Predicted 3D model of a 350-nucleotide part of an RNA (small-subunit ribosomal RNA, central domain) from a Dehalococcoidales bacterium. Rfam family: Bacterial small subunit ribosomal RNA. Its family is annotated with ribosome and structural constituent of ribosome in the Gene Ontology. The coordinates come from a structure-prediction model, not an experiment, and the mean pLDDT is 86. The RNAcentral record of the full RNA draws on ENA.

Context: one part of a larger RNA
RNA sequence: UUGGGCGUAAAGAGCGUGUAGGAUUCCCGACGCGUUCAUUGUUAAAUCUCGCCGCUUAACGGCGAAACCGCAAUGAAUACGGUCGGGAUAGAGGAAGUCAGAGGCAGAUGGAACGCACGGUGUAGGGGUGAAAUCCGUUGAUAUCGUGCGGAACACCAAAGGCGAAGGCAUUCUGCUGGGACGUUCCUGACUCUGAGACGCGAAAGCGUGGGGAGCAAAAAGGAUUAGAUACCCUUGUAGUCCACGCCCUAAAUGAUGUUCACUAGCUGUUUCGAGUAUCGACCCUCGGAGUGGCGAAGCUAACGCGUUAAGUGAACCGCCUGGGAAGUACGGUCGCAAGACUAAAACUC
Repeated sequence: UUGGGCGUAAAGAGCGUGUAGGAUUCCCGACGCGUUCAUUGUUAAAUCUCGCCGCUUAACGGCGAAACCGCAAUGAAUACGGUCGGGAUAGAGGAAGUCAGAGGCAGAUGGAACGCACGGUGUAGGGGUGAAAUCCGUUGAUAUCGUGCGGAACACCAAAGGCGAAGGCAUUCUGCUGGGACGUUCCUGACUCUGAGACGCGAAAGCGUGGGGAGCAAAAAGGAUUAGAUACCCUUGUAGUCCACGCCCUAAAUGAUGUUCACUAGCUGUUUCGAGUAUCGACCCUCGGAGUGGCGAAGCUAACGCGUUAAGUGAACCGCCUGGGAAGUACGGUCGCAAGACUAAAACUC
């Protein structure tokens, strides 16, 4: 390489938008480019293969034939692919209607808790632990009441719940805004799928500048514990955590499961939309759709398990894997303020 794979053994890019490329509904007509067939020419000879023959045999040699891979010309065919033209509506999209939602951005807003300041009451302890101590307190703490200020996070509702491409998103209200679902007609008429590069988004930590700083808390300090204790426990405490703008671009970024389409038993929850039945109305009940869970036929799987939300059966396209270590390292390159990220070996060794 052929082939085989990627939930857990090596392997799905963190996620999307989309360029090239690859793949692509139905019907009619034309062309005959691909495609198929035939004929002709060419494809030097030798060699190779087959048959016959000649050296005593073989090697070797002679004669004849066949064949592979192509290329060109001519003729024929037109199913499939292609191109051109015309048409359709089942894919896709749009319009109008209804609906759910912590989807996003900005502004405002509320209560509890916490801390601080001031004032009142009040007096000797408080705090902390396995036990203590460091620590706070007669310059009046802890406790309690009142007033004010401050920052951060939003109890209950809350759920196997909802929304988002993923990361993620939760007090309440307002404004702006993205996506989705359902039912009914109407419109466009293949406008589709995937997607190398590319571009965008991307938790936490970290970085830059300027703010902010209640609580928590790397580093640091002290007290304990201990043989030691650069820890676990305690008392403090700075970056940081928060905001604005700009970077970084990584995670067990997980469903460890790429995206899209079609097909293949069911049962039972739940969210949401619609139809029917019922009703004064709402619930209930039956059916259909879209999500989200549990259990399971067939089937698959090494097993575990998966099972219409597939890891089943098929199709299209992309990404990735090829023994362990060395190593996601070195070198080189690109990016970055840096930290580092991305790309990515070998010697050697088992």